[in-house]
RNA sequence: CGGAGUAUAGCUCAGCUUGGUAGAGCGCCACCUUCGGGAGGUGGAGGUCGUAGGUUCAAAUCCUGCUACUCCGACCA
Numbered sequence: 001c002g003g004a005g006u007a008u009a010g011c012u013c014a015g016c017u018u019g020g021u022a023g024a025g026c027g028c029c030a031c032c033u034u035c036g037g038g039a040g041g042u043g044g045a046g047g048u049c050g051u052a053g054g055u056u057c058a059a060a061u062c063c064u065g066c067u068a069c070u071c072c073g074a075c076c077a
Stems, first nucleotide, its partner, number of pairs: 001073007010026004020057001028044006050066005
């Protein structure tokens, strides 16, 4: 430098193809059970869906640019 992929809750990820109320597990908080811990039960909090635009009545989802990271190739050694 070229190509491909990834970016969504604190962490790991689904949802995207086919636009229509943002989710799961773990973790966290409160309460209950227990002498306590652990464990279990009930409830709850937590989101600019990387970023800037475009299309649309409506965008996590479609289109374009950019950023970060990963992989492959090229170049150098």